Notes:
The RNA shown here (Bacterial RNase P class A) has 361 nucleotides and comes from an Alphaproteobacteria bacterium. Rfam family: Bacterial RNase P class A. Rfam describes the family as follows. Ribonuclease P (RNase P) is a ubiquitous endoribonuclease, found in archaea, bacteria and eukarya as well as chloroplasts and mitochondria. NCBI's taxonomy places the organism under Bacteria, Pseudomonadati, Pseudomonadota, Alphaproteobacteria. The gene name in the source record is rnpB. The sequence is in RNAcentral, with records from ENA. Its mean pLDDT, the model's own confidence on a scale to 100, is 78.
[in-house]
Order: sequence, then C1' cells, then structure tokens
RNA sequence: CCAGACGGCUGGACGAUUGCGGCGGGUAACUGUCGAGGAAAGUCCGGGCUCCACGGAAAGACGGUGCCGGUUAAUGGCCGGCGAGAGUAAUCUCAGGGAAAGUGCCACAGAAAAUAUACCGCUUCGCAAGAAGUAAGGGUGAAAAGGUGCGGUAAGAGCGCACCGCCGACCUGGUAACAGGGCGGGCAUGGAAAACCCCACCGGGAGCAAGACCAAAUAGGCAACAUGUUAAGCGCCUUUCCGGCGUGUGUUGCGGGUAGGUCGCGUGAACGCAUCAGUAAUGAUGCGUCCAGAUGAAUAAUCGUCGCUGUGCGUCUUCGGACAAGCGGGACAAAACCCGGCUUACAGGCCGUCUGGCAUU
Repeated sequence: CCAGACGGCUGGACGAUUGCGGCGGGUAACUGUCGAGGAAAGUCCGGGCUCCACGGAAAGACGGUGCCGGUUAAUGGCCGGCGAGAGUAAUCUCAGGGAAAGUGCCACAGAAAAUAUACCGCUUCGCAAGAAGUAAGGGUGAAAAGGUGCGGUAAGAGCGCACCGCCGACCUGGUAACAGGGCGGGCAUGGAAAACCCCACCGGGAGCAAGACCAAAUAGGCAACAUGUUAAGCGCCUUUCCGGCGUGUGUUGCGGGUAGGUCGCGUGAACGCAUCAGUAAUGAUGCGUCCAGAUGAAUAAUCGUCGCUGUGCGUCUUCGGACAAGCGGGACAAAACCCGGCUUACAGGCCGUCUGGCAUU
C1' cells in the first nucleotide's frame, strides 16, 4: 500500500428573535431554571410495580427452554469453554438432549429403504432349461448395511489380519461438556425428534385504560322534618260504608356513581469517575451528580456566522495540484409506568485491534 475480519464512538456548533411544557420566585407585569433517542421504534423475550385468584407441597394438562460452566433481579440475554461445519488466516455459523423405551414415516427410481435383499454381473454344476453359492464390480437413489490395503477363496465375503472408524467398560487430565490412552468386541447400532413421543428444567392470570383517593351540575334512590290532607284517581288496611296511611310539594342530610381533578410519575437493579476482584460477562467499595414528565399530549420555528459535503464562475501554478464566488444537500426517527435485553432502521464522519498478500529495510 492492497484485500479482508472484528469491535467501538459520533449523529452538527454558537448566537439572536418569537413561541411551547414542567418546576421555582413575584400581587401583577415579568423573571430564573430544566426540557428526547441510539435506537424514544417493533412490542419479540425477561423483570420491577399493581390488582385478582390461591391453605402447603406434589402430580397431570398446556406452553416454553435444551452441549458444559459462569453471570444476573431475571431471561430464550451476556461471557468463557467444548463439539461439528466453513475459511490460507483473523474469524464466522449451529432448534447442539434422547433413534439401544415405544408408535409411525422415508416420494420417485431401484432387486432391496431396514428381522435385509439379488436386476445385470461373478463362480460351480449342467448339452440346455435351470439349480446352488456370492455381494467384489455395475446400475438406482437424498440416503444402500463400516472404509482402505494385504491375505484368503471356485468366485466372494470381517471370512482372517493391520490401520482408520464404531461400540463397551476402564485408566489419566478437566468443576463439566469433553479430550487422550491402552484393553476388549468383527461390527450387533441407516436417516429423521423443525413427526408423535421420552427425559431434564422453567412458567398462576391480567396489565398504568394496572390501581388508589377527592368529587360537581342534572336525573334517579333512601331517611328525617315541615306543609297539604280540599277535589278526583290509584295502592294498602280481607270485602262494603266511614275513617286512616302512602302517592303531592318544599327544605335538609346520606349513599352509589358520571364529568372533572389528584396520586401512581421518576432518587433509580440511576448516571459519571476512581480503585480493587475476575480471562471475561459482571461484582464490591469510595467520591461526586440530580438528568423530560406532557395527557390531544410541550421539547419548536425563523434568521445570521462558522463547520461538513456535492457542484465549480474563476484565480494561481513548480502542471502534481492549491485557493475559491455562487447554487444546493444534511439520515433513521421522536418519550407516554419504569428498567434489562434482542431485533430492525440509519445521510455522513471518526477511531482501535487483528489476519493474509505485495514492496522496502
């Protein structure tokens, strides 16, 4: 210098004017101060908090998670490791428990798709038809019953042997996943659990429109008192007559609940710095800081100067380039109870670590 891998930061600055929301001061005019994000987003996981349900524990059902260890309030997150695969490498990817508990499945092709089997072929017998042996070779398929070599044989074959693979218990190392080793077994165990299923672990439900409090006007409910008991109607006092009570009106009080308001609501698993422990995630300690709380929902608009960037009227030039008026551009997106993650979006700019190649010394 070229190509690549991984990680992090930033997301215009200052000023003026006019506004908006919270809090504070002021009788008022007015004034002081604070005012979005790295994802505030998707609402996909996990918690706090609140209400409801519930005697405890366990089991079942349903849902989720799934190599091992650690971390955390918790997680399906994160960190470290193991195994498998990809890459020359840095590094990346993995629904990564069990197929020797059981059931089912494996299209087409093919002889055969799982208690193996035999289409072509090979060998022996036979005149032939065919019979017996075989699983090397061919052919089919996504996948074909361990692989390579030597021996062996009529031809062959774990039939025998060596190495590799597989299985089993053991030894060594490691907390473990697992790795290494020799020993034994000729091999019994095809794939698939993102089919059912089995095993282990986790999970009660709903959500700030949770929930708590204050509480009009009007209408209706209940109670007390006052008034009227005159006329009519209705109901009750069993029926009829008489009579009574209520139904009326007014005042006061009580209670439910609506509008509306207050709280929940920001001192928190908070943030910054330092030290210590740890490979790390993370934790501990000390010091410091207070950093939006709206509810049709504020956090804005305009202008100026500068900066970044595209274009380049032109000027200079050692012809490599330098300086430049003017005109543009400036992302994704915006709190709504709060945190920890994940995922997705993002104009432009900056930084670090590592790998491979080339050149020079």